[in-house]
Context: one part of a larger RNA
Parts: sequence; C1' cells; structure tokens
RNA sequence: CUGGGCGUAAAGCGCGCGUAGGCGGCGCGGUAAGUUGGAGGUGAAAUCCCGGGGCUCAACCCCGGAACUGCCUCCAAUACUGCCGUGCUUGAGGGCGACAGGGGAGAGUGGAACUUGUGGUGGAGCGGUGAAAUGCGUAGAUAUCACAAGGAACGCCGGCGGCGAAAGCGACUCUCUAGGUCGUUCCUGACGCUGAGGCGCGAAAGCCAGGGGAGCGAACGGGAUUAGAUACCCCGGUAGUCCUGGCCGUAAACGAUGGGCACUUGGCAGUAGGGGAUCAACCUUUACUGCCGUAGCUAACGCGUUAAGUGCCCCGCCUGGGUAGUACGGCCGCAAGGCUAAAACUC
Repeated sequence: CUGGGCGUAAAGCGCGCGUAGGCGGCGCGGUAAGUUGGAGGUGAAAUCCCGGGGCUCAACCCCGGAACUGCCUCCAAUACUGCCGUGCUUGAGGGCGACAGGGGAGAGUGGAACUUGUGGUGGAGCGGUGAAAUGCGUAGAUAUCACAAGGAACGCCGGCGGCGAAAGCGACUCUCUAGGUCGUUCCUGACGCUGAGGCGCGAAAGCCAGGGGAGCGAACGGGAUUAGAUACCCCGGUAGUCCUGGCCGUAAACGAUGGGCACUUGGCAGUAGGGGAUCAACCUUUACUGCCGUAGCUAACGCGUUAAGUGCCCCGCCUGGGUAGUACGGCCGCAAGGCUAAAACUC
C1' cells in the first nucleotide's frame, strides 16, 4: 500500500465559519480528455516462463516460442465521468404571512433570604455535634421588632418542557440582535455537501490590571475523632467565587456515537405549527423531544426512521501493554502550562 476498524475493546477533532481539494440534481446539443474496441509502431540482447537440443547428469550453454502486464500514433464507439453551450425545478437560497423560545448583548427595576450597622424589647445563655469542644455572650449575645447599608443568587411556575453549533442559557421590564419552525409555491435557477491548512467561539480552575466582597470557601489557624488524622465532623478564615478589560484554551468539553443526503414495519407520550371533520375528544401533515419495540445489525450489552439498519460523499482518528500524552525540537503562553510528538529499554 492492499485490507480491517472507531457507543462500552485502541480509535469521532469540544464546537462552529470557511480556503484549497474531494464529491455533486433532472434534460438536450456539442466535444471526445478519461473510458472501450480495432489496427500499426515500439517495448535491445541477456534474464524469467514453455518446448526442443549440446556437454555422461546437473549447474552451464544453444535454438525456437511465449512474455515484456508499458508507451506512442491512427481509425472507430459515446453508456458513464470530464469539458463547452443551453434549458429545467425537486436540492439550495430568497420573498410574503404566521408562531414558539431561560438564544445573545446593553440598560434599568423588584421581592425573599443572608450578613453587617443603628435603635427598641429582653436578661443568660447561644451556637455546634454521634457526643463534645474550640467559638460568641452581662462591655448585654442568641431571640424578637423597626430602620438603614451591602453583595450574590433568582423559590414556586419547572416538566425525560424550551432555546443554542458547542461551551451553555432560568426574577421582571425596555432597547439592540442571531437562529429556527409552519404555511404559501411568488422569485433565483444547482447557487450544493464536506472541509487538509486557516480563522473564530469555547465550562470550571488559573494568570495580569483595576474595582467589589454578603454568603460560601482551596490554603491556613484552632476544636474534636483516631494508634496516628497533614482527612471525613465542628469554630474561624485568605485567595477565589462577582464586575470591567486582557490572557489561558483545557474537561468523563459525553449520546464516551463527526457532518450531509437518501432508503427501510409499527405503537405510546410530549413541545411548536398547519390542514380536515358528524370542530373539546377524532383523522391527518411538518419540525423537534422522549419511551417501547419490527426487520436488520451487534462479541454481548444494546441500537432500532433521533440507527449502532441499508447505501453514497467528505473530513478526523486507531494499529499490543508499559515507558508516555513523557523527552527532545518547534509553535503558542506573563506564568501555570497547552499543541505537535518519539526512542532506548521492558513485558
């Protein structure tokens, strides 16, 4: 290379946009590059293979044939592919009408809870645990009432419910903004799919600068437990958690399942629409979200029109375990580190 694979055995890039490239709907005409047939030329000899022969055999040698799977030229064919031209509407996009939504960004507003402060009531405990203790409290705590301040998060609704490419998104209002679905079949006329590089987005933690800091809380201190207890439990508590700007670029970034299109029995339920009824209930049709299951697939578990079934196109990835996602080099980063990525040796 051929081949086999990637839900759980090694293997789907965290997700998108998109360059090159690969692949690409239904017709007609042209061309004849790929493709196919025929003819000719060439493919040195030797070697290899087949037949025959010569050395006593063989190795070796000689003769003949085949082969040299290739290349070139000419003639022809035109189904498929390509190229050129032209047309089409079902793919794709758009217009118009309607609909749902925690999709994104900014600004503002609200209530509950919490903590703190001030004041009132009150007067001995509170808190915490398995039990305690550290801790707080007569300098008046806990409890309770009023007022004020502050920060963070938004109970019920809430749902295997919705939205988003993923990360993710949940109080309310306004402004700006992206996408989707359904209906119509009005417009464009293949404008498509995928996507090496590239570019962007990317939880948490972490980093830089400036703010903020209620609660929680790595580290740290203390109290317990214990043989010990650098833990689990308790009392405190700094970074952090929050905001603005800039980095980082990772994850069990999971459906451990790349994207697209088509095809292949059904049942039940949900979300958003449409059509039709003897309009609540029923029938039907799209898109999405779940469960159960037919065929089929699978080592099994299971998957099963949301495929892990049947096919096609494109990308990524795997090739025994350890060493090791490490070293070295390169690129990136302020750093932490990230990406790319071996070998000796060993089983």